[in-house]
RNA sequence: GGGUGACGCGCGGGAGAGAGUGGCGGGCAAAACCCGCCGCCGCCGAAGGAGCAACCACCCCGGAAUCUCUCAGGCAAAAGGGACCGCGCGGCGCUA
Numbered sequence: 001g002g003g004u005g006a007c008g009c010g011c012g013g014g015a016g017a018g019a020g021u022g023g024c025g026g027g028c029a030a031a032a033c034c035c036g037c038c039g040c041c042g043c044c045g046a047a048g049g050a051g052c053a054a055c056c057a058c059c060c061c062g063g064a065a066u067c068u069c070u071c072a073g074g075c076a077a078a079a080g081g082g083a084c085c086g087c088g089c090g091g092c093g094c095u096a
Stems, first nucleotide, its partner, number of pairs: 002095004007090007018041001020040008042075003048071001049069003055063002
């Protein structure tokens, strides 16, 4: 210096599911409407978490998904979050 692996940071992309219902509070003096919270019913899976498996490892202890569960989280738009993917940068490891 080229390549490559995981990690960190930045940028971009990024799905699904009730504009449900009752109550309380606020915006407001009232209605409509909007926001927040609690309960009920219905749903989603791609933060996290848990379970099993192909497989890997094996002295012991085990590891393991986008599958499964739905504790948590989420369910108009917007915002936010978002597994994962791409690009860039950084140092570290490996390397003809």

This is a predicted structure of a 96-nucleotide RNA (Glycine riboswitch aptamer) from Allosphingosinicella sp. Its mean pLDDT, the model's own confidence on a scale to 100, is 82. It was read from a public genome assembly, where an Rfam model found it. NCBI's taxonomy places the organism under Bacteria, Pseudomonadota, Alphaproteobacteria, Sphingomonadales, Allosphingosinicella. The model forms 90% of the base pairs in the Rfam consensus.